Model confidence (mean pLDDT): 85 of 100. Predicted 3D model of a 74-nucleotide RNA (transfer RNA) from Candidatus Woesearchaeota archaeon CG1_02_57_44. RNAcentral records the identical sequence in 3 taxa. It matches the Rfam family "tRNA". It is annotated as a transfer RNA. The organism belongs to Candidatus Woesearchaeota, within Archaea.
[in-house]
RNA sequence: GCCCUCGUAGUCUAGCCUGGAUAGGACGCAGGGUUCCGGACCCUGAAACCGGGGUUCAAAUCCUCGCGAGGGCG
Numbered sequence: 001g002c003c004c005u006c007g008u009a010g011u012c013u014a015g016c017c018u019g020g021a022u023a024g025g026a027c028g029c030a031g032g033g034u035u036c037c038g039g040a041c042c043c044u045g046a047a048a049c050c051g052g053g054g055u056u057c058a059a060a061u062c063c064u065c066g067c068g069a070g071g072g073c074g
Base pairs, nucleotide, nucleotide: 001073002072003071004070005069006068007067010027011026012025013024020057029045030044031043032042033041050066051065052064053063054062
């Protein structure tokens, strides 16, 4: 230098191919219940689409340019 894959809560991850209702789950965190206290368990809550642009009535999803991570080739 070229090519490929990937980027979603604090962490891991589903959804992306085939655009559409409030972006779901687990762990963790906070509050409550329970308990003598705690753990476990039950209930509730906060928390995310890497950034810019484009297409579209509508973009996490499609296109494009960047940024970052991993891998391959020279």